[in-house]
Molecule: transfer RNA
Organism: uncultured Erysipelotrichaceae bacterium
RNA sequence: GGAUCUUUAGCUCAGUUGGUUAGAGCAAUCGGCUCAUAACCGAUCGGUCGUAGGUUCGAGUCCUACAAGAUCCA
Repeated sequence: GGAUCUUUAGCUCAGUUGGUUAGAGCAAUCGGCUCAUAACCGAUCGGUCGUAGGUUCGAGUCCUACAAGAUCCA
């Protein structure tokens, strides 16, 4: 230098051919249980969906550029 892939909650990840509130587990907080702690149970909290544009009635999802990371080729 070229090609491909990834980017969604503090962490690990899902998200169906673009459609009616953006989710799960872990973590954190609170409560229950317990003599107490852990485990277990319940609830809560937490998101500009990498950034900026575009398409569309409607975008996490499609298109473009850029950024970061990974792999391969040279």